[in-house]
Context: one part of a larger RNA
């Protein structure tokens, strides 16, 4: 994991609320009498509930309490209860079902393992050679020293025996801790065998929270015990109506609650009290805007009222000041917490319209994790598939078309059915339903991600200049003289630099535009002259196009492929969906109807309400099938019904039950609870 079985809101008393019965005051308990063997009658009125409330309470009473009060206020009083039974929820009880960790009490455990205690027991084999002593040597005597003897050691190598340090094997092993080849100790704080001892907040511990029986930061097994679980899972059969919430306020509350909101259901409850749109009236300080209307901010440009500071003078009187603050004039501005102003909406009466809602009381809920798009907004950094708010829509609870695929975007809300038709968004070459014209633009394959910045891209409209008295590019030739301007300089001659920047021939020619020399020279430009012959130069707005433009496995617009099938503008088609319609069917609500039945508006749904129903299983009444043998169960089939489901044929099956109605009562329905139990 699969197959089969078992498995989850029950019962008991009590509260409320509906429905249905009884009675009008309403019911009897406990006993008890009577039949009868049942779901039985009759007795029993104790005793609850009602019938009068107020107050704490004497007490008073349709009133009463408060109070000084005849005020005012509170609660009452002008409606029908009980009893019984069936459902809905809520209270006590395990309370819908499994599920802790843990707490407490009592017993059993030291046969494992830790330490103690008595008593036994074991350590091949070899090194090593300490103390002591004995001999010599040595000393006044010693000390010291040789050589031997000796045998000592938590001494030394290394088996038995023990420990468990490495690797490698095992890892649904051979094994709930080993195995294989090494390793450590091996006369000791060794190492074992019997027996004992002492225990659960306790023992034991050369201390690791170690071990105390494969169990230890408090054994185990029973028992309170169904411990509590604001947690996680799970909770079984069918259609049909309507249908949510993810906010508020509080809360040792933030993943729970409790109260309202928002969903249901009902009540012969109220009646126009809802919504939209139209018109009128209204109150605001928002978006905008504004500044000589304040409150601040922040500045340009002049001035220099006033006060400080710096500097000069300094006997006073002063004078500067490209240092602050301040006034004054001028110009541009800004502002959530600034307004002289000041809309749209929105929201508040009222009126007319149009729909059809909308309040009250009572019963059940459920939900208080919301998520994304537009818009207005705070927090971020004008970050975020971020956060927090207000509005709206969408998804949650929405399926169907279109974005290539894509909860939250676009079109549009699915009761079935149909090999019918029109249409949305989107699409119209082919993949793949459906296109054709006209006019432009675009060469980038732009189209099919992106800025700032850049640049004789190319197409439209412009503005300004020069231009047959010859422009604009290009080519020919000039392109000078006082002078080397004057200062400075070693030198400055047109070109280091400072001053000035004049005349003079001229058709023009600068006291010179760059290279350039140590300075010169030189080469070019401005400027004229020919030549040539028509446009030429700067600029402005606006399309589409260029670079700019770098990631990671192989690339792309969905993909082929397109120069249009790409962009723009424009007609007139077509395709397109679960939209709409057309035809047939259910069905639910409302009108009309006696009824048949017509109509007419509905019929997506999750939590969730509320309704109608299928089948188990047992009971009770009635009733039926069975000799050609009944019935469950099982097996197989092309029937029936809107679903749960139900017939009937054949076949198996062998007295055990079994169908129909109409009722009643539950141990009533399973794909799911790391569900239990057999089985594969």
């Nucleotide at each position: 994991c699969c197959c089969g079985g078992c498995g989850a809101g029950u019962u008991a008393c009590u509260g409320u609320c509906a429905g249905c019965a009884g009675c009008u005051g309403g019911u009897u308990a406990a006993g008890g009498c009577c039949u009868u063997a049942a779901g039985g009658g009759c007795c029993g009125g104790a005793g609850c509930c009602g019938u009068a409330g107020g107050g704490a309470a004497a007490c008073c009473g349709a009133g009463u309490c408060u109070g000084a009060a005849u005020a005012g206020g509170g609660c009452g009083a002008u409606a029908u209860g009980u009893u019984g039974u069936u459902g809905g929820c809520g209270g006590u009880a395990g309370a819908c079902g499994c599920g802790a960790a843990g707490c407490c009490c009592g017993a059993c455990g030291a046969u494992c393992u830790a330490c103690c205690c008595a008593u036994g027991g074991g350590c091949a084999g070899g090194c090593u050679g300490a103390a002591g002593c004995g001999c010599g040597g040595g000393u006044a005597a010693g000390a010291c020293u040789g050589c031997g003897u000796g045998a000592a050691g938590g001494g030394c190598c290394g088996a038995a025996c023990u420990c468990a340090c490495u690797a490698g094997u095992g890892u649904u092993g051979a094994a709930a801790a080993a195995u294989u080849a090494g390793g450590g100790g091996a006369u000791g704080a060794c190492c074992u065998g019997u027996g004992g001892g002492g225990a659960g907040g306790a023992g034991u511990a050369a201390a690791a929270g170690u071990c105390u029986a494969a169990u230890c930061a408090a054994g185990u097994c029973g028992g309170g015990g169904g411990a509590u679980a604001g947690c996680u899972c799970g909770u079984u059969c069918u259609c049909u109506u309507c249908g949510a919430a993810a906010u508020a306020g509080c809360u040792u509350u933030a993943g729970g609650g409790c109260u309202a909101g928002u969903c249901u259901u009902g009540u012969a409850g109220c009646g126009a009290u809802u919504u939209g749109c139209g018109g009128c009236a209204g109150g605001g300080g928002u978006a905008g805007a504004g500044a000589g209307a304040c409150u601040g901010a922040a500045u340009u440009c002049g001035u220099u009222u006033g006060a400080g500071g710096g500097c000069c003078u300094a006997c006073c009187c002063g004078g500067c000041u490209a240092c602050u603050c301040u006034g004054c004039g001028u110009g541009a501005c800004c502002a959530a917490a600034c307004u002289c102003c000041g809309a749209a909406u929105a929201c508040u009466g009222c009126c007319g319209u149009a729909a059809c809602a909308g309040c009250a009381c009572a019963g059940g809920a459920a939900a208080c994790a919301g998520a994304c798009g537009g818009c207005g907004a705070g927090g971020g950094a004008g970050a975020a598939g971020c956060u927090u708010c207000g509005u709206c829509g969408u998804c949650a609870a929405g399926a169907g078309g279109g974005a290539a695929a894509c909860a939250a975007c676009c079109c549009a809300g699915a009761u079935c059915g149909c090999c019918u038709g029109c249409u949305a968004a989107g699409g119209u070459c082919c993949c793949a339903a459906a296109a054709u014209u006209u006019u432009g633009c675009u060469a980038a394959g732009u189209c099919a991600c992106u800025a700032a910045g850049g640049a004789u891209g190319u197409u439209a409209a412009g503005a300004c200049a020069c231009u047959g008295a010859g422009a604009c590019a290009g080519c020919c030739g000039g392109g000078a003289u006082g002078u080397u301007g004057g200062c400075u300089u070693a030198g400055a001659a047109g070109c280091a630099g400072c001053c000035a920047c004049c005349a003079u021939u001229u058709a023009a020619a600068a006291a010179g535009u760059g290279c350039g020399u140590a300075a010169u020279a030189g080469c070019u430009u401005a400027c004229c002259g020919g030549u040539c012959g028509a446009g030429u130069g700067u600029u402005u707005u606006a399309g589409c196009a260029c670079c700019g433009a770098u990631a990671a496995u192989g690339a792309u617009c969905g993909g082929g492929a397109g120069u249009a099938a790409g962009c723009a503008a424009a007609a007139u088609g077509c395709c397109g969906a679960a939209g709409c319609a057309g035809c047939g069917a259910a069905u639910u609500u409302c009108a009309c109807g006696u009824a048949a039945g017509u109509g007419a508006a509905g019929u997506g749904g999750u939590a969730g309400a509320a309704g109608a129903g299928c089948g188990u299983u047992c009971c009770a009444u009635a009733u039926c099938a069975g000799a050609u043998a009944c019935a469950a169960g099982c097996c197989a089939g092309a029937c029936c019904g809107g679903a749960a489901g139900g017939a009937c044929u054949g076949g198996u099956g062998g007295c055990g039950g079994g169908g129909u109605a109409u009722g009643g009562a539950a141990g009533u329905g399973a794909u799911c609870a790391u569900g239990c139990c057999g089985g594969g």
Predicted 3D model of a 680-nucleotide part of an RNA (large-subunit ribosomal RNA, domain II) from a Planctomycetia bacterium. The coordinates come from a structure-prediction model, not an experiment, and the mean pLDDT is 85. The organism belongs to Planctomycetia, within Bacteria.